[in-house]
Molecule: c-di-AMP riboswitch aptamer (ydaO/yuaA leader)
Organism: Cohnella zeiphila
RNA sequence: CAACGCAUUUCGCUGAAUCCUUGCAGGCGGCAGGGAACGGGGGAACCAAUCGGAGCCGUCAUCGGCUCUCGGGGUGAAUCGCCGGAAUCGGAAACGACCGGCGUAGGGCGACUCUUGCGCCCGAAUCCGUCAGCUAACCUCGUAAGCGUAUGAAGAGGGGCAAC
Numbered sequence: 001c002a003a004c005g006c007a008u009u010u011c012g013c014u015g016a017a018u019c020c021u022u023g024c025a026g027g028c029g030g031c032a033g034g035g036a037a038c039g040g041g042g043g044a045a046c047c048a049a050u051c052g053g054a055g056c057c058g059u060c061a062u063c064g065g066c067u068c069u070c071g072g073g074g075u076g077a078a079u080c081g082c083c084g085g086a087a088u089c090g091g092a093a094a095c096g097a098c099c100g101g102c103g104u105a106g107g108g109c110g111a112c113u114c115u116u117g118c119g120c121c122c123g124a125a126u127c128c129g130u131c132a133g134c135u136a137a138c139c140u141c142g143u144a145a146g147c148g149u150a151u152g153a154a155g156a157g158g159g160g161c162a163a164c
Base pairs, nucleotide, nucleotide: 011148012147013146014145018036019035020034021033022032023031024030037143038142039141040140041139042138047133052070053068054067055066056065057064058063071131072128073127074126075125080103081102082101083100084099085098088097089096090095106122107121108120109119110118112157113156114155115154116153
């Protein structure tokens, strides 16, 4: 001097997930409430759409309840395609679920904003349970979790500080 790692404070990133306040506890975080703000779901008319399925239980029947990777729907950027697959589940098999690879609709970051260019990433997960289009009034829910980028590029615009 450089790289990597750890800790603390500040700052920053994905995301709706922040701020104020009451009580209890109390170093912060916590538990139970309230408010603001932000975000989601349900929910008329008009418009649109066309009225699901299987199994089990209760019931005289209507109907009600439960289960289901048969459907359908929600949150989210996270959809879709091709190729491969020893084992596992379903299947007679093909194949499907699942796993891996290569792409992709779409999405994010590189520390004021926009444009252009360059670069680095994500392209998951999960919930409802047969059911929900849109949707004013209205009803209702959430405010978590996880991290650490830097072309300190160019152009235009803006802001702050300092000096006078």